[in-house]
Context: one part of a larger RNA
RNA sequence: CGCAGGAGACUUGAGAGGAGCUGUCCCUAGUAUGAGAAGACCGGGAUGGACGCACCUCUGGUGUGCCGGUUGUCGCGCCAGCGGCAUUGCCGGGUAGCUAUGUGCGGAACGGAUAACCGCUGAAAGCAUCUAAGCGGGAAGCCAACCUCAAGAUCAGGUCUCCCGAGGACUUUGUGCCUCCUAAAGGCCGCUCGAAGACUACGAGUUUGAUAGGCCACAGGUGUAAGUGCAGUGAUGUAUUUAGCCGAGUGGUACUAAUUGGCCGUGAGA
Repeated sequence: CGCAGGAGACUUGAGAGGAGCUGUCCCUAGUAUGAGAAGACCGGGAUGGACGCACCUCUGGUGUGCCGGUUGUCGCGCCAGCGGCAUUGCCGGGUAGCUAUGUGCGGAACGGAUAACCGCUGAAAGCAUCUAAGCGGGAAGCCAACCUCAAGAUCAGGUCUCCCGAGGACUUUGUGCCUCCUAAAGGCCGCUCGAAGACUACGAGUUUGAUAGGCCACAGGUGUAAGUGCAGUGAUGUAUUUAGCCGAGUGGUACUAAUUGGCCGUGAGA
């Protein structure tokens, strides 16, 4: 820009893409078969490998703005307690998120038309013949089926809902032109943000508000803070204290910030 008014939702599916793999064991059954050795078809069940998709409950990894331990040195006047630097100084753990080696799921079943091939009926050719007319069966393959995208599918689809004026001496009769009035539904900008994201887009909000931060509670992590008392000459131990601190998590709460507002979009549709 188009989809012959505009708008908000929800959809149909022409078409396109993806997937499509396979082992072992058990039952049937030591049955059929076979002198024996051996040992099935058909059918049913279980469990794997590789591959793929999704996810983070579990097992782990990461987790440089979480907690703790600790070395050297500098600083806060000193002690104590802290902070800076040294690869995050080094080390032990670790929430969310991300993640695989972790977890869940998938390949199917059913159907249609077929290939090789197997048949029925059956002439040409009194027989025979699956074929010439006609009719069946038959593959991991084909078409559907399963998953995803999808109406720019220009044959531009469908359903529901919402929105919008009066006049005129002009007129080529056109959604024309002029005047006055109007600015809808809805959208965007701005702002607060996001398990969305390069930007954009997408999604949640914008006081009729839980969108983010703060605060409160909880979860979760670390592992028993500082100060003080007591014990010990002291290092240290112990009680207060399963403390103190705590990023991303869950729930709540208007304390802070989403202010006021601006713009687009018209007037019933050749």